A computed fold for a 93-nucleotide RNA, annotated as Glycine riboswitch aptamer.
It was read from a public genome assembly, where an Rfam model found it.
Its mean pLDDT, the model's own confidence on a scale to 100, is 77.
């Protein structure tokens, strides 16, 4: 001299049944059917590594892609991500 990730605060923030049956003081509890992807999680392309099955196999390997396990389908809450703030946080020459 400069200051990332992360934490914290504020703002924005999509999708999909206020479904059906029973039950409860109460979206309280149980069951059923149909859906959604943007908490979290699964899978993998190139590349890289290994191999004496080499147009192959194994390992590694990203996402808002994929699956839908979890979660969700009025509002509220949550919410990837984005913007702003920041006296926390931290390294290089």
């Nucleotide at each position: 001299g400069a200051g990332a990730a992360c934490a914290c605060u504020c703002u924005g923030g999509a999708g999909a049944a206020u479904c059906c049956c029973a039950u409860u003081c109460a979206g309280u509890u149980g069951g059923g059917u149909g859906c959604c992807g943007a908490a979290g999680g699964u899978g993998c392309a190139a590349g890289c590594g290994c191999g004496u099955u080499u147009c192959c196999g194994c390992g590694u390997g990203a996402a808002u892609c994929u699956c839908u396990c979890a979660g969700g389908c009025a509002a509220a809450a949550g919410g990837a991500c984005a913007g702003a703030g920041c006296a926390g946080g931290g390294g290089u020459a």